RNA sequence: GACAGUUCUUCGGGGAUGGGUGAAAGACCCUAUCGGUAGUAAAGCCCCUCACGGGGCCAAGCCUACGAAUCCGCCACAGGCGGAUUGAAUCCGUGAAAUUCGGAUGCCGACGGUAAGGCGCAUGGCGCCACAGUCCGGAUGAUAGAAGACUGCA
Numbered sequence: 001g002a003c004a005g006u007u008c009u010u011c012g013g014g015g016a017u018g019g020g021u022g023a024a025a026g027a028c029c030c031u032a033u034c035g036g037u038a039g040u041a042a043a044g045c046c047c048c049u050c051a052c053g054g055g056g057c058c059a060a061g062c063c064u065a066c067g068a069a070u071c072c073g074c075c076a077c078a079g080g081c082g083g084a085u086u087g088a089a090u091c092c093g094u095g096a097a098a099u100u101c102g103g104a105u106g107c108c109g110a111c112g113g114u115a116a117g118g119c120g121c122a123u124g125g126c127g128c129c130a131c132a133g134u135c136c137g138g139a140u141g142a143u144a145g146a147a148g149a150c151u152g153c154a
Stems, first nucleotide, its partner, number of pairs: 001153001003152004008148004018030003032134002034109002036066004044057005061107002069085007089105005111137003117129005
């Protein structure tokens, strides 16, 4: 060090503020607030150069790919493999070039659970149904990966 290996170590997902109604709300209403990994890149920062220019770091929730998740199938099934499914952006500006920059206005959010939501009743409450990006849970998990260590090689 631009490489190969070990598969060794560490790390590896955030978020409800304030108000309204009410007996009671993080689920209703207004408001607030969050954004995994890699790639791409004209902000910004740094380095080299007299300069032209070159190099490095870093920058997208809604551009590309991946991950988590759900479902199906297979494997003598701890688990692994394959397949399917898997959200959301426009306009204006600058410019040679931007869905990435600046401005404006929008939009999105797995699975299971739960309410003051909906329906029904003999109105006591009870039964049924449905439901949250931010609550509870699987999860003190796993993964995309990131950094490092060691060995080899140069």

A computed fold for a 154-nucleotide RNA from an Elusimicrobiota bacterium, annotated as FMN riboswitch aptamer (RFN element).
Model confidence (mean pLDDT): 78 of 100.
RNAcentral holds the sequence, with entries from Ribocentre.
The model forms 100% of the base pairs in the Rfam consensus.
It matches the Rfam family "FMN riboswitch aptamer (RFN element)". Rfam links the family to the GO term FMN binding.